[in-house]
Molecule: transfer RNA
Organism: Rubrobacter sp.
RNA sequence: CGGCCUGUAGUUCAACGGGAGAACACUCGGCUGAUAACCGGGCGGCGGAGGUUCGACUCCUCCCUGGCCGA
Repeated sequence: CGGCCUGUAGUUCAACGGGAGAACACUCGGCUGAUAACCGGGCGGCGGAGGUUCGACUCCUCCCUGGCCGA
RNA backbone atom coordinates (compact mmCIF):
# COMPACT_ATOMS: atom_id res chain seq x y z
P C A 1 -1.26 3.91 3.46
O5' C A 1 -0.87 2.85 2.29
C5' C A 1 -0.69 3.38 0.97
C4' C A 1 -0.68 2.23 0.00
C3' C A 1 -1.92 1.36 0.00
O3' C A 1 -3.00 1.91 -0.73
C1' C A 1 0.00 0.00 0.00
P G A 2 -4.49 1.55 -0.39
O5' G A 2 -4.64 0.07 -0.95
C5' G A 2 -4.62 -0.17 -2.35
C4' G A 2 -4.73 -1.66 -2.62
C3' G A 2 -5.91 -2.37 -1.97
O3' G A 2 -7.13 -2.18 -2.69
C1' G A 2 -3.95 -3.63 -1.65
P G A 3 -8.49 -2.25 -1.88
O5' G A 3 -8.67 -3.81 -1.56
C5' G A 3 -8.83 -4.74 -2.62
C4' G A 3 -8.88 -6.17 -2.08
C3' G A 3 -9.90 -6.45 -1.00
O3' G A 3 -11.20 -6.66 -1.51
C1' G A 3 -7.83 -7.36 -0.38
P C A 4 -12.45 -6.31 -0.61
O5' C A 4 -12.48 -7.47 0.47
C5' C A 4 -12.69 -8.82 0.07
C4' C A 4 -12.54 -9.76 1.22
C3' C A 4 -13.39 -9.46 2.44
O3' C A 4 -14.74 -9.92 2.31
C1' C A 4 -11.20 -9.91 3.13
P C A 5 -15.88 -9.16 3.13
O5' C A 5 -15.65 -9.58 4.65
C5' C A 5 -15.78 -10.93 5.05
C4' C A 5 -15.31 -11.14 6.46
C3' C A 5 -15.99 -10.30 7.53
O3' C A 5 -17.26 -10.82 7.90
C1' C A 5 -13.68 -10.24 7.87
P U A 6 -18.38 -9.87 8.47
O5' U A 6 -17.79 -9.37 9.87
C5' U A 6 -17.57 -10.28 10.94
C4' U A 6 -16.92 -9.60 12.12
C3' U A 6 -17.67 -8.42 12.70
O3' U A 6 -18.70 -8.82 13.57
C1' U A 6 -15.38 -7.88 12.47
P G A 7 -19.98 -7.84 13.73
O5' G A 7 -19.46 -6.71 14.73
C5' G A 7 -18.86 -7.06 15.97
C4' G A 7 -18.34 -5.83 16.69
C3' G A 7 -19.42 -4.81 17.05
O3' G A 7 -19.08 -4.17 18.27
C1' G A 7 -17.82 -3.82 15.62
P U A 8 -19.80 -4.55 19.62
O5' U A 8 -21.00 -3.49 19.75
C5' U A 8 -21.96 -3.33 18.72
C4' U A 8 -23.33 -3.10 19.31
C3' U A 8 -23.63 -3.71 20.66
O3' U A 8 -23.25 -2.83 21.72
C1' U A 8 -25.29 -4.37 19.15
P A A 9 -22.83 -3.51 23.14
O5' A A 9 -24.09 -3.37 24.12
C5' A A 9 -24.48 -2.08 24.58
C4' A A 9 -24.89 -2.13 26.05
C3' A A 9 -23.90 -2.90 26.93
O3' A A 9 -23.79 -2.24 28.18
C1' A A 9 -26.05 -3.85 27.13
P G A 10 -22.57 -1.22 28.45
O5' G A 10 -21.55 -2.20 29.19
C5' G A 10 -20.28 -1.70 29.65
C4' G A 10 -19.60 -2.79 30.45
C3' G A 10 -19.47 -4.12 29.72
O3' G A 10 -18.27 -4.17 28.96
C1' G A 10 -20.48 -4.48 31.84
P U A 11 -18.27 -4.89 27.51
O5' U A 11 -18.33 -6.42 27.85
C5' U A 11 -17.25 -7.07 28.49
C4' U A 11 -17.56 -8.55 28.66
C3' U A 11 -17.99 -9.30 27.40
O3' U A 11 -16.88 -9.73 26.65
C1' U A 11 -19.50 -9.77 29.15
P U A 12 -17.03 -9.97 25.05
O5' U A 12 -17.98 -11.24 24.94
C5' U A 12 -17.55 -12.52 25.43
C4' U A 12 -18.61 -13.56 25.18
C3' U A 12 -19.22 -13.56 23.78
O3' U A 12 -18.40 -14.24 22.85
C1' U A 12 -20.94 -13.69 25.39
P C A 13 -18.67 -13.97 21.23
O5' C A 13 -20.24 -14.21 21.19
C5' C A 13 -20.97 -13.94 20.04
C4' C A 13 -22.38 -14.43 20.27
C3' C A 13 -23.39 -14.01 19.22
O3' C A 13 -23.36 -14.86 18.10
C1' C A 13 -24.27 -13.65 21.40
P A A 14 -24.07 -14.36 16.74
O5' A A 14 -25.61 -14.36 17.18
C5' A A 14 -26.54 -13.67 16.44
C4' A A 14 -27.92 -13.94 16.96
C3' A A 14 -29.05 -13.29 16.18
O3' A A 14 -29.39 -14.06 15.05
C1' A A 14 -29.37 -12.87 18.46
P A A 15 -29.27 -13.42 13.56
O5' A A 15 -30.48 -12.36 13.58
C5' A A 15 -31.81 -12.79 13.85
C4' A A 15 -32.66 -11.61 14.24
C3' A A 15 -32.66 -10.45 13.26
O3' A A 15 -33.55 -10.68 12.18
C1' A A 15 -32.36 -9.62 15.44
P C A 16 -32.96 -11.09 10.77
O5' C A 16 -33.88 -10.23 9.80
C5' C A 16 -35.12 -10.73 9.40
C4' C A 16 -35.13 -11.10 7.92
C3' C A 16 -35.18 -9.92 6.99
O3' C A 16 -33.86 -9.38 6.78
C1' C A 16 -36.78 -11.52 6.35
P G A 17 -33.58 -8.24 5.79
O5' G A 17 -34.24 -7.01 6.59
C5' G A 17 -34.26 -5.77 5.98
C4' G A 17 -35.06 -4.79 6.78
C3' G A 17 -36.56 -5.04 6.72
O3' G A 17 -37.15 -4.44 7.86
C1' G A 17 -36.06 -2.99 5.68
P G A 18 -38.05 -5.39 8.86
O5' G A 18 -38.92 -4.30 9.60
C5' G A 18 -38.29 -3.33 10.45
C4' G A 18 -39.31 -2.30 10.90
C3' G A 18 -40.47 -2.86 11.73
O3' G A 18 -40.92 -1.81 12.55
C1' G A 18 -41.31 -1.93 9.76
P G A 19 -41.33 -2.11 14.08
O5' G A 19 -39.99 -2.56 14.83
C5' G A 19 -39.54 -1.70 15.90
C4' G A 19 -40.51 -1.73 17.03
C3' G A 19 -39.91 -2.03 18.39
O3' G A 19 -39.47 -0.84 19.01
C1' G A 19 -41.81 -3.42 18.03
P A A 20 -38.03 -0.31 18.68
O5' A A 20 -37.09 -1.47 19.26
C5' A A 20 -36.55 -2.46 18.39
C4' A A 20 -35.81 -3.49 19.12
C3' A A 20 -35.84 -3.44 20.66
O3' A A 20 -37.04 -4.04 21.16
C1' A A 20 -33.62 -3.75 19.90
P G A 21 -37.09 -4.59 22.69
O5' G A 21 -36.53 -6.08 22.59
C5' G A 21 -36.19 -6.79 23.78
C4' G A 21 -35.80 -8.20 23.41
C3' G A 21 -35.02 -8.93 24.49
O3' G A 21 -35.89 -9.50 25.47
C1' G A 21 -33.91 -9.17 22.42
P A A 22 -35.29 -9.80 26.93
O5' A A 22 -34.39 -11.10 26.72
C5' A A 22 -34.96 -12.32 26.25
C4' A A 22 -33.90 -13.38 26.09
C3' A A 22 -33.01 -13.60 27.31
O3' A A 22 -33.63 -14.44 28.28
C1' A A 22 -31.67 -13.46 25.37
P A A 23 -33.27 -14.21 29.82
O5' A A 23 -31.84 -14.87 30.00
C5' A A 23 -31.64 -16.24 29.73
C4' A A 23 -30.16 -16.56 29.69
C3' A A 23 -29.36 -16.07 30.89
O3' A A 23 -29.45 -16.94 32.01
C1' A A 23 -28.24 -15.48 28.91
P C A 24 -29.55 -16.30 33.47
O5' C A 24 -28.07 -15.79 33.75
C5' C A 24 -26.99 -16.71 33.85
C4' C A 24 -25.67 -16.02 33.69
C3' C A 24 -25.36 -14.92 34.70
O3' C A 24 -24.92 -15.42 35.96
C1' C A 24 -24.80 -14.18 32.55
P A A 25 -25.26 -14.57 37.27
O5' A A 25 -24.51 -13.17 37.04
C5' A A 25 -23.11 -13.10 37.07
C4' A A 25 -22.63 -11.69 36.78
C3' A A 25 -23.13 -10.60 37.71
O3' A A 25 -22.39 -10.56 38.94
C1' A A 25 -23.33 -9.88 35.48
P C A 26 -23.14 -10.19 40.29
O5' C A 26 -23.60 -8.69 40.09
C5' C A 26 -22.65 -7.63 39.95
C4' C A 26 -23.36 -6.30 39.73
C3' C A 26 -24.48 -5.99 40.71
O3' C A 26 -23.98 -5.44 41.93
C1' C A 26 -25.23 -5.59 38.51
P U A 27 -24.73 -5.76 43.29
O5' U A 27 -26.11 -5.00 43.15
C5' U A 27 -26.18 -3.59 43.04
C4' U A 27 -27.59 -3.13 42.74
C3' U A 27 -28.66 -3.66 43.67
O3' U A 27 -28.73 -2.94 44.90
C1' U A 27 -29.38 -3.91 41.45
P C A 28 -29.30 -3.66 46.19
O5' C A 28 -30.87 -3.72 45.96
C5' C A 28 -31.63 -2.51 45.95
C4' C A 28 -33.09 -2.81 45.64
C3' C A 28 -33.75 -3.89 46.47
O3' C A 28 -34.15 -3.45 47.77
C1' C A 28 -34.29 -4.21 44.21
P G A 29 -34.21 -4.55 48.93
O5' G A 29 -35.45 -5.47 48.55
C5' G A 29 -36.78 -4.95 48.60
C4' G A 29 -37.78 -5.89 47.94
C3' G A 29 -37.93 -7.26 48.57
O3' G A 29 -38.71 -7.27 49.76
C1' G A 29 -37.82 -7.49 46.23
P G A 30 -38.52 -8.44 50.81
O5' G A 30 -39.08 -9.73 50.08
C5' G A 30 -40.45 -9.81 49.74
C4' G A 30 -40.76 -11.09 48.99
C3' G A 30 -40.44 -12.37 49.74
O3' G A 30 -41.45 -12.73 50.65
C1' G A 30 -39.66 -12.54 47.53
P C A 31 -41.06 -13.43 52.06
O5' C A 31 -40.45 -14.83 51.63
C5' C A 31 -41.27 -15.81 51.01
C4' C A 31 -40.44 -17.01 50.58
C3' C A 31 -39.59 -17.62 51.67
O3' C A 31 -40.33 -18.53 52.48
C1' C A 31 -38.29 -17.32 49.73
P U A 32 -40.26 -18.40 54.05
O5' U A 32 -38.77 -18.81 54.39
C5' U A 32 -38.30 -20.13 54.16
C4' U A 32 -36.87 -20.27 54.57
C3' U A 32 -36.52 -19.70 55.95
O3' U A 32 -36.86 -20.61 56.99
C1' U A 32 -34.90 -19.01 54.35
P G A 33 -37.53 -19.99 58.30
O5' G A 33 -36.36 -19.10 58.95
C5' G A 33 -36.63 -18.19 60.01
C4' G A 33 -35.34 -17.79 60.66
C3' G A 33 -34.26 -17.34 59.69
O3' G A 33 -34.41 -15.96 59.37
C1' G A 33 -33.38 -18.92 61.22
P A A 34 -34.24 -15.47 57.84
O5' A A 34 -32.68 -15.66 57.58
C5' A A 34 -31.72 -14.81 58.23
C4' A A 34 -30.33 -15.30 57.98
C3' A A 34 -29.94 -15.47 56.53
O3' A A 34 -29.56 -14.25 55.92
C1' A A 34 -29.25 -17.36 57.75
P U A 35 -29.75 -14.06 54.32
O5' U A 35 -28.63 -14.99 53.70
C5' U A 35 -27.25 -14.66 53.83
C4' U A 35 -26.37 -15.76 53.29
C3' U A 35 -26.64 -16.18 51.86
O3' U A 35 -26.07 -15.29 50.91
C1' U A 35 -26.36 -18.09 53.18
P A A 36 -26.79 -15.16 49.44
O5' A A 36 -26.57 -16.57 48.75
C5' A A 36 -25.28 -16.98 48.32
C4' A A 36 -25.29 -18.45 47.92
C3' A A 36 -26.21 -18.81 46.77
O3' A A 36 -25.64 -18.52 45.51
C1' A A 36 -26.48 -20.37 48.51
P A A 37 -26.61 -18.01 44.29
O5' A A 37 -27.56 -19.28 44.04
C5' A A 37 -27.03 -20.48 43.49
C4' A A 37 -28.05 -21.60 43.57
C3' A A 37 -29.36 -21.32 42.86
O3' A A 37 -29.30 -21.61 41.46
C1' A A 37 -29.80 -22.12 45.02
P C A 38 -30.07 -20.66 40.41
O5' C A 38 -31.60 -20.77 40.83
C5' C A 38 -32.29 -22.00 40.70
C4' C A 38 -33.67 -21.91 41.33
C3' C A 38 -34.54 -20.77 40.84
O3' C A 38 -35.19 -21.08 39.61
C1' C A 38 -34.57 -20.81 43.18
P C A 39 -35.48 -19.90 38.55
O5' C A 39 -36.64 -19.09 39.26
C5' C A 39 -37.93 -19.69 39.47
C4' C A 39 -38.88 -18.69 40.12
C3' C A 39 -38.96 -17.32 39.49
O3' C A 39 -39.78 -17.30 38.33
C1' C A 39 -38.74 -17.09 41.81
P G A 40 -39.46 -16.26 37.15
O5' G A 40 -39.89 -14.87 37.78
C5' G A 40 -41.26 -14.62 38.05
C4' G A 40 -41.45 -13.27 38.73
C3' G A 40 -40.83 -12.07 38.01
O3' G A 40 -41.60 -11.61 36.91
C1' G A 40 -40.30 -11.98 40.30
P G A 41 -40.85 -10.81 35.70
O5' G A 41 -40.41 -9.43 36.35
C5' G A 41 -41.40 -8.47 36.71
C4' G A 41 -40.81 -7.29 37.48
C3' G A 41 -39.82 -6.41 36.73
O3' G A 41 -40.43 -5.51 35.83
C1' G A 41 -39.03 -6.83 38.92
P G A 42 -39.58 -4.95 34.56
O5' G A 42 -38.45 -4.05 35.23
C5' G A 42 -38.77 -2.87 35.93
C4' G A 42 -37.55 -2.25 36.54
C3' G A 42 -36.46 -1.83 35.55
O3' G A 42 -36.74 -0.59 34.96
C1' G A 42 -35.48 -2.99 37.36
P C A 43 -36.11 -0.22 33.51
O5' C A 43 -34.55 0.02 33.79
C5' C A 43 -34.13 1.03 34.69
C4' C A 43 -32.64 0.93 34.92
C3' C A 43 -31.78 0.97 33.67
O3' C A 43 -31.55 2.31 33.27
C1' C A 43 -31.06 -0.79 35.08
P G A 44 -31.91 2.77 31.76
O5' G A 44 -30.65 2.28 30.94
C5' G A 44 -29.33 2.63 31.32
C4' G A 44 -28.34 1.63 30.83
C3' G A 44 -28.45 1.30 29.35
O3' G A 44 -27.76 2.24 28.57
C1' G A 44 -28.33 -0.70 30.58
P G A 45 -28.48 2.82 27.23
O5' G A 45 -27.76 2.03 26.06
C5' G A 45 -26.36 2.10 25.88
C4' G A 45 -25.91 1.16 24.82
C3' G A 45 -26.45 1.44 23.42
O3' G A 45 -25.69 2.45 22.77
C1' G A 45 -26.65 -0.87 23.91
P C A 46 -26.27 3.27 21.54
O5' C A 46 -26.55 2.18 20.40
C5' C A 46 -25.89 2.23 19.14
C4' C A 46 -25.54 0.81 18.68
C3' C A 46 -25.03 0.70 17.26
O3' C A 46 -24.02 -0.33 17.21
C1' C A 46 -26.97 -0.61 17.52
P G A 47 -22.89 -0.44 16.10
O5' G A 47 -21.86 0.73 16.40
C5' G A 47 -21.35 0.92 17.71
C4' G A 47 -20.25 1.94 17.69
C3' G A 47 -20.53 3.17 16.87
O3' G A 47 -21.32 4.12 17.58
C1' G A 47 -18.40 2.33 16.35
P G A 48 -22.33 5.05 16.74
O5' G A 48 -21.36 6.05 15.97
C5' G A 48 -20.56 6.98 16.68
C4' G A 48 -19.83 7.90 15.72
C3' G A 48 -20.69 8.53 14.62
O3' G A 48 -21.40 9.66 15.08
C1' G A 48 -18.72 7.65 13.69
P A A 49 -22.77 10.07 14.34
O5' A A 49 -22.28 10.59 12.92
C5' A A 49 -21.36 11.68 12.83
C4' A A 49 -21.04 11.97 11.38
C3' A A 49 -22.23 12.03 10.43
O3' A A 49 -22.91 13.25 10.52
C1' A A 49 -20.51 10.73 9.46
P G A 50 -24.35 13.40 9.79
O5' G A 50 -23.95 13.53 8.25
C5' G A 50 -24.90 13.27 7.27
C4' G A 50 -24.22 12.97 5.95
C3' G A 50 -25.16 12.36 4.92
O3' G A 50 -25.91 13.35 4.24
C1' G A 50 -23.22 11.03 5.08
P G A 51 -27.47 13.18 4.12
O5' G A 51 -27.61 12.06 2.98
C5' G A 51 -26.94 12.26 1.75
C4' G A 51 -26.89 10.98 0.95
C3' G A 51 -28.23 10.29 0.71
O3' G A 51 -28.97 10.91 -0.34
C1' G A 51 -26.62 8.68 1.32
P U A 52 -30.56 10.78 -0.34
O5' U A 52 -30.85 9.25 -0.66
C5' U A 52 -30.49 8.68 -1.90
C4' U A 52 -30.91 7.22 -1.97
C3' U A 52 -32.36 6.97 -1.61
O3' U A 52 -33.23 7.22 -2.70
C1' U A 52 -30.95 5.42 -0.50
P U A 53 -34.57 8.03 -2.45
O5' U A 53 -35.43 7.08 -1.52
C5' U A 53 -35.81 5.78 -1.96
C4' U A 53 -36.42 4.98 -0.84
C3' U A 53 -37.49 5.70 -0.03
O3' U A 53 -38.75 5.69 -0.70
C1' U A 53 -36.01 4.59 1.44
P C A 54 -39.62 7.05 -0.68
O5' C A 54 -40.05 7.18 0.83
C5' C A 54 -40.69 8.38 1.27
C4' C A 54 -41.30 8.16 2.64
C3' C A 54 -40.38 7.50 3.66
O3' C A 54 -39.53 8.43 4.30
C1' C A 54 -42.45 6.38 3.67
P G A 55 -37.98 8.07 4.50
O5' G A 55 -38.03 6.90 5.58
C5' G A 55 -38.51 7.14 6.89
C4' G A 55 -38.67 5.84 7.66
C3' G A 55 -37.43 4.97 7.78
O3' G A 55 -36.59 5.40 8.83
C1' G A 55 -39.27 3.64 7.14
P A A 56 -35.00 5.36 8.60
O5' A A 56 -34.59 3.82 8.49
C5' A A 56 -34.93 2.90 9.59
C4' A A 56 -33.80 1.91 9.79
C3' A A 56 -32.49 2.54 10.24
O3' A A 56 -31.78 1.60 11.04
C1' A A 56 -32.17 1.47 8.18
P C A 57 -31.77 1.75 12.62
O5' C A 57 -30.78 0.58 13.08
C5' C A 57 -29.45 0.87 13.39
C4' C A 57 -28.59 -0.37 13.23
C3' C A 57 -28.55 -0.98 11.84
O3' C A 57 -27.57 -0.32 11.03
C1' C A 57 -28.87 -2.68 13.45
P U A 58 -27.85 -0.11 9.43
O5' U A 58 -28.19 -1.57 8.90
C5' U A 58 -27.21 -2.59 8.95
C4' U A 58 -27.77 -3.90 8.47
C3' U A 58 -28.22 -3.92 7.01
O3' U A 58 -27.90 -5.16 6.40
C1' U A 58 -30.07 -4.44 8.41
P C A 59 -26.61 -5.26 5.42
O5' C A 59 -27.05 -4.36 4.18
C5' C A 59 -27.75 -4.92 3.08
C4' C A 59 -27.91 -3.88 1.97
C3' C A 59 -26.71 -2.98 1.75
O3' C A 59 -25.72 -3.61 0.94
C1' C A 59 -28.68 -1.67 1.82
P C A 60 -24.15 -3.17 1.09
O5' C A 60 -24.07 -1.74 0.44
C5' C A 60 -24.29 -1.57 -0.95
C4' C A 60 -24.08 -0.13 -1.36
C3' C A 60 -22.79 0.51 -0.86
O3' C A 60 -21.67 0.19 -1.67
C1' C A 60 -24.63 1.95 -0.44
P U A 61 -20.20 0.19 -1.01
O5' U A 61 -19.89 1.73 -0.78
C5' U A 61 -19.75 2.62 -1.87
C4' U A 61 -19.42 4.01 -1.40
C3' U A 61 -18.29 4.12 -0.39
O3' U A 61 -17.01 4.07 -1.00
C1' U A 61 -20.13 5.41 0.33
P C A 62 -15.75 3.47 -0.21
O5' C A 62 -15.40 4.64 0.83
C5' C A 62 -14.97 5.91 0.36
C4' C A 62 -14.95 6.90 1.50
C3' C A 62 -14.15 6.50 2.73
O3' C A 62 -12.75 6.70 2.58
C1' C A 62 -16.25 7.35 3.41
P C A 63 -11.74 5.77 3.39
O5' C A 63 -11.91 6.26 4.88
C5' C A 63 -11.60 7.59 5.24
C4' C A 63 -12.01 7.88 6.67
C3' C A 63 -11.45 6.93 7.73
O3' C A 63 -10.11 7.22 8.08
C1' C A 63 -13.75 7.28 8.12
P C A 64 -9.15 6.05 8.62
O5' C A 64 -9.75 5.69 10.04
C5' C A 64 -9.77 6.66 11.09
C4' C A 64 -10.48 6.11 12.31
C3' C A 64 -9.98 4.78 12.83
O3' C A 64 -8.82 4.90 13.63
C1' C A 64 -12.34 4.76 12.74
P U A 65 -7.80 3.63 13.73
O5' U A 65 -8.62 2.58 14.60
C5' U A 65 -8.96 2.85 15.96
C4' U A 65 -9.63 1.66 16.59
C3' U A 65 -8.93 0.32 16.38
O3' U A 65 -7.84 0.14 17.26
C1' U A 65 -11.25 0.08 15.99
P G A 66 -6.55 -0.72 16.75
O5' G A 66 -7.09 -2.23 16.72
C5' G A 66 -7.44 -2.88 17.93
C4' G A 66 -8.13 -4.20 17.64
C3' G A 66 -7.40 -5.15 16.71
O3' G A 66 -6.36 -5.87 17.35
C1' G A 66 -9.67 -5.02 16.09
P G A 67 -5.11 -6.39 16.46
O5' G A 67 -5.73 -7.58 15.60
C5' G A 67 -6.20 -8.75 16.21
C4' G A 67 -6.88 -9.67 15.23
C3' G A 67 -6.05 -10.11 14.04
O3' G A 67 -5.15 -11.15 14.35
C1' G A 67 -8.19 -9.49 13.29
P C A 68 -3.81 -11.35 13.46
O5' C A 68 -4.33 -11.95 12.07
C5' C A 68 -4.95 -13.22 12.03
C4' C A 68 -5.46 -13.52 10.64
C3' C A 68 -4.44 -13.40 9.51
O3' C A 68 -3.61 -14.53 9.39
C1' C A 68 -6.43 -12.32 8.88
P C A 69 -2.12 -14.41 8.72
O5' C A 69 -2.44 -14.13 7.18
C5' C A 69 -3.06 -15.12 6.38
C4' C A 69 -3.33 -14.61 5.00
C3' C A 69 -2.14 -14.04 4.25
O3' C A 69 -1.28 -15.02 3.70
C1' C A 69 -4.00 -12.61 3.97
P G A 70 0.27 -14.68 3.44
O5' G A 70 0.25 -13.64 2.23
C5' G A 70 -0.26 -14.04 0.96
C4' G A 70 -0.30 -12.86 0.00
C3' G A 70 0.99 -12.08 -0.16
O3' G A 70 1.92 -12.73 -1.04
C1' G A 70 -0.80 -10.57 0.10
P A A 71 3.49 -12.56 -0.82
O5' A A 71 3.77 -11.05 -1.25
C5' A A 71 3.53 -10.65 -2.60
C4' A A 71 3.63 -9.14 -2.74
C3' A A 71 4.93 -8.52 -2.24
O3' A A 71 5.99 -8.63 -3.17
C1' A A 71 3.11 -7.29 -1.41